The prediction has a mean pLDDT of 77. The RNA shown here (Bacterial RNase P class A) has 353 nucleotides and comes from a Candidatus Limnocylindrales bacterium. Rfam family: Bacterial RNase P class A. Rfam classes the family as a ribozyme. Rfam's curators write: Ribonuclease P (RNase P) is a ubiquitous endoribonuclease, found in archaea, bacteria and eukarya as well as chloroplasts and mitochondria.

RNA sequence: CGAGAUGGUCGGACGGUCGCGUGCCUCAUCGGGGAAACCCGCCAAUGGCACGAGGAAAGUCCGAGCUCCGCGAACGCAGGGUAGCGGGUAACACCCGUCCGCCGAGAGGCGAGGACCAGCGCCACAGAGACGAGCCGGCAGGUCGGGCAACCGGCCGUGUCGGGUGAAACGGGCAAGCUCUACCCGGAGCAAGGCCAAAUAGGAGAGCCGUCGGGCGCAAGCUCGGCAGGGGUGCGUUCGCUCCGCUCUCGGGUCGGCCGCUAGAGACGGCGGGCAACCGCCGCCGUAGAUGGAUGACCGUCCGCGCAGGUCGCACUGCGCGACAGAACUCGGCUUACAGGCCGUCUCGCUGG
Numbered sequence: 001c002g003a004g005a006u007g008g009u010c011g012g013a014c015g016g017u018c019g020c021g022u023g024c025c026u027c028a029u030c031g032g033g034g035a036a037a038c039c040c041g042c043c044a045a046u047g048g049c050a051c052g053a054g055g056a057a058a059g060u061c062c063g064a065g066c067u068c069c070g071c072g073a074a075c076g077c078a079g080g081g082u083a084g085c086g087g088g089u090a091a092c093a094c095c096c097g098u099c100c101g102c103c104g105a106g107a108g109g110c111g112a113g114g115a116c117c118a119g120c121g122c123c124a125c126a127g128a129g130a131c132g133a134g135c136c137g138g139c140a141g142g143u144c145g146g147g148c149a150a151c152c153g154g155c156c157g158u159g160u161c162g163g164g165u166g167a168a169a170c171g172g173g174c175a176a177g178c179u180c181u182a183c184c185c186g187g188a189g190c191a192a193g194g195c196c197a198a199a200u201a202g203g204a205g206a207g208c209c210g211u212c213g214g215g216c217g218c219a220a221g222c223u224c225g226g227c228a229g230g231g232g233u234g235c236g237u238u239c240g241c242u243c244c245g246c247u248c249u250c251g252g253g254u255c256g257g258c259c260g261c262u263a264g265a266g267a268c269g270g271c272g273g274g275c276a277a278c279c280g281c282c283g284c285c286g287u288a289g290a291u292g293g294a295u296g297a298c299c300g301u302c303c304g305c306g307c308a309g310g311u312c313g314c315a316c317u318g319c320g321c322g323a324c325a326g327a328a329c330u331c332g333g334c335u336u337a338c339a340g341g342c343c344g345u346c347u348c349g350c351u352g353g
């Protein structure tokens, strides 16, 4: 200097004019108290301050926090997940280390890593045959025909010999084929779930709805208690507690407001432990919360890249381009997309010292 591998990071900057969303302050009018002065409370307009999309916000593929299904236990089924060994983590199908296998010249990358004698299934083409089979040659034995004989030909048989086809022909491969083994796992999901307000049709039909005792009551019925029955988020069974009338079909109303909704397994910095993932301690920060859904438009200067001109070379001039892409409860991952720039480590090649 060139090519490659791997980790991290930025992904336009500044100024001006106008325009957005949230929070806080200001806050007329209004409400309450007061004899009044004034005090308290809610807010409009106006003005001010602070903050305002991502490394993937994407895919919705995993794991959780959180919410609800009444609480808990045991057994089984269905369904799903994992699969060498060790570690990390709230957890995981994730991450780290290591063994083994494959790819690569290498740095590195990938992983489908238990079981093929529990069973089933598949192996194109070629080949006779890919399950106990039999093509060609040969051959123990038997048999038939021709021939004086040597020998030639056919059939039955054999599969100990050789050959051919093929990756593989008595033995292999595939479980990233079904399956088996071991271990693990409740379900549904923020459109979860609560609160307020409002409206309709307190709608119609079918099925299950037991029994005993007490109280009130003329009765209808209401109420208390026991046993039984039915229902309570995959299915079935059993046990304990607890609550209650339940199931199905048809039809109608409510598309309003508030909460959930942003302080977290958090970000940043330093020190220590560990090969590492990561862990511990200390310091420090307060960084959207929308709901037809906010951060935009214009101007100017600069920055980066590409092409052309120009120059000994720079400077300079002109033109063009500036990626992927937008939170919607939150977080840890994986996967996918990404113009261009910067930094670190490592591998290989060439050249020079």
Base pairs, nucleotide, nucleotide: 001349002348003347004346005345006344007343008342009341010340012302013301014300015299016298017297018296020052021051022050023049024048025047030041031040032039033038054324058335059334061333062332063331064330065329066189067188068187069186070241071240072239073238074237075236076235077234079185080184081183082182083181084098085097086096087095088094099113100111101110102109103108114180115179119178120177121174122173123172135163136162137161138158139157141156142155143154144153145152146151193259194258195257196256203250204249205248206247207246208245210227211226212225213224214223215222216221230244231243232242266285268283269282270281271280272279273278303322304321305320306319307318308317309316
Description:
The gene name in the source record is rnpB. The sequence is in RNAcentral, with records from ENA.